[in-house]
Predicted 3D model of RNase P RNA and transfer RNA as a complex of 411 nucleotides. The coordinates come from a structure-prediction model, not an experiment, and the mean pLDDT is 77.
Order: sequence, then C1' cells, then structure tokens
RNA sequence: CGGGUCGGGCAGUCGCGUGCGCAGCGCCGAAAGGCCGCGCAUGAGGAAAGUCCGGGCUCCACAGGGCGAGGAUAACGGGUAACACCCGCCAGGGGCGACCCUCGGAAAAGUGCAACAGAAAUAGACCGCUGUGCUUCGCACAGUAAGGAUGGAAAGGCGAGGUAAGAGCUCACCCAUCUCACGGAGACGUGACGAUGCUGUAAACUCUAUCCGGAGCAACACCGCAGAGGAGACAACGCUUGCCCGGCGGUCUCCGAGAAGGUGGCUGGAACCUGCCGGCAACAGCAGGUCUAGAUAGAUGACUGCCGAUUACAGAACCCGGCUUACAGACCCGAU
RNA sequence: GCCCUUGUAGCAUAAAGGUAAGUGCAGCCGGCUCAUAACCGGUGGAUCAAGGUUCGAGUCCUUGCUGGGGCACCA
Repeated sequence: CGGGUCGGGCAGUCGCGUGCGCAGCGCCGAAAGGCCGCGCAUGAGGAAAGUCCGGGCUCCACAGGGCGAGGAUAACGGGUAACACCCGCCAGGGGCGACCCUCGGAAAAGUGCAACAGAAAUAGACCGCUGUGCUUCGCACAGUAAGGAUGGAAAGGCGAGGUAAGAGCUCACCCAUCUCACGGAGACGUGACGAUGCUGUAAACUCUAUCCGGAGCAACACCGCAGAGGAGACAACGCUUGCCCGGCGGUCUCCGAGAAGGUGGCUGGAACCUGCCGGCAACAGCAGGUCUAGAUAGAUGACUGCCGAUUACAGAACCCGGCUUACAGACCCGAU
Repeated sequence: GCCCUUGUAGCAUAAAGGUAAGUGCAGCCGGCUCAUAACCGGUGGAUCAAGGUUCGAGUCCUUGCUGGGGCACCA
C1' cells in the first nucleotide's frame, strides 16, 4: 500500500417469539380447535440503516408497430436476471514505489454565457514599434499582434531568416487535429508524408448512441361480528274500528357490503458451504452437502461466575443483487 | 414499513451562475422624555453539513443530516 475474516466467548438460573411433540382430560367452545403447562429444536446484521440504483412478485393500463414528450446512462471490451454495480483494459493525473484517483461521448452541427478588470473575450490597436502628412511641443492617418499592461482564459510554442517595423510570411524542432500505413477484439498506441492551427463551458440548452408503461406487501387475494340497507316469500301473528283489498310491523330466505377482525401473500432462494473444471479476472459450469428468524404493538432479553472481560456502529418487517453512509477493537494473506 | 417534499440572521422573506447575500419585524447602542412606549440616528448577526463541476456556487451535481405531509377500510 492492497485484499480478506471476525466483531465478545463459555457455564448456570429466570424470561420471551416461532415450529414440532406430549399430557392433564384443568379452563373456554356445539365442534374443529384455542388457552394454561411440560419437553425438544431454533431465534438479527455487516451494515438489518439511507431508500440512492437494478430486478423478482402483485395489481392497474396495454392488439402490434412508429413518432413525439419526459427521464436515465456515457472512453473501450467483457460479466450479470438487471443495473448508475463488478472485472479487465485505454487515456489523463498523483506517488520514489507497491498502488491510487477521474459524471472520462461530442465545443470542427447550432444556440447561450464568460461578471469585474482590460483597448479588445471570439473578436482586437490602450501603451509601444514603423512609415507618411502637417510649422514645432505634438497631433492626424496608415501599417504592425514581437514587447508591455488586464485576466481563470489573449489568437499553437521556441529559435533563426526576413522586414520600414512586424507577423507561420518562410524554415528547423516540438505540440494538437485530420489523412494514410502497421499492431490490437476495441478504446488506443507507434510511424510517415501532406494539410490545418481551431478559447473555455454540455454537473447550460443541445446533438449522438443505448435503455425505460405506472404504482407499490399499508401491493394484492380470500373468509367474514353486530347494526343499518335492498329483494323475495308467508295459510298463521300484531296495528290500521267489525270484514275484504291495501299499507305498516313481524318471521324466514337470499343479495350486496362489511371492524384499528382474521387468513393467505411470508420466506427454499438468480440461497449458502466444500471440491473439481473453464476464464488474467468479474463470473460461469458440474458434483456433493446444508436448511439458516418470520413477528403484527411487534420475540431475540436480564442476572451471576470465569476468561488477556465493562464492548464500537447499530436491530429483521415481502424477498434478492449492488451502491452509499456509520463503526471500538482483534486477526490473517500478499506487495512496496 | 412504503411514497412525496422542505431547508437563507431569532421570525417572515428576496436574489435568472457574477459586486461586499438585500428587505421588514425583533435584538443591541445612542438621542428625545421626569420615566416608558412611539419616533429619530447608528450597529451586529445568516445560505443545513461535507465533497465535486466552473474563472466564479445560496443557485448546478453527489452523499449525509433535519423538518413537514401522505398511504390499510372509506360502501
């Protein structure tokens, strides 16, 4: 410097969640079953966190395709279910080195912006230099980007020739882009003749290439108390003055809907461990083995003893793959 | 648990990437008054934190922190 593992241990007592089993036939219940009790097994993390990406799953939308809007990603090649992740590699930068860092496409398609300073910010004459004119100090006009001054940035750099003074105006060397050749899977690298000399900014609009339907387990599915509601039936009952019809009630059946009710979703999975094999690696294939929380007001705790002992950051809530952030301490491997 | 959203002095707010972040109320000091208020004059104080892009960041990007709101049923 890089990578990895662990993150209190053992014993005892008491207690809690879940699963299985057992018994009293104790309590509840019509029953199924539930409660209490006993026994056994099992019971948080490397980040369970932030909810920042990508998927599974469920419902909604959707014939299929195209265009547009909006969003995301960004050197190149690979891995993956997928990704903004990972691996390898390239370019640039840092370090003596092992190694590390980079939102790293396009500014030569177009538009915008560049405050202040400065003469001028994508175009140029303030000082200076040179020439000409005017009577002089000096002024006016013209040429000039070598020098000064300003700025984060000033017209490829530097030297020589050249010139009135200068200037890629010309030449040698160097830099950048384009073209060609060779190497490479590619980004790219090396070389050559020729051409060109182009400010920065896209975490500004935009362009190019690729991808994207929306919502989320409080999703969603099922069962369903009481009361209220709707429909139908009624020979018998009550009220409507005695009777009939009708009406209101009553009884029964069905429907819909149903609680801070219940059940499912719920944990066995792109899973983990070991070995072999392909690959530089990420990763993939094969064989064998393992089962490793599932609550619903929410369990995983408390005490005692011993140990190199006072324990960091922090606690599941549908599930995976990543990223990011927090973290006392201990150990291992490789390299400089 | 899931989803959305905010952050500028004590409070309420402004600032189209460009001076030294502006304003009102509140605070403090002085004046006026016998004293207080009102009034007049003056004055201090802020971009949630860290990193990045840019010549330059309150503003753009990333990460974290903080406050607020919504989501079961609703016939």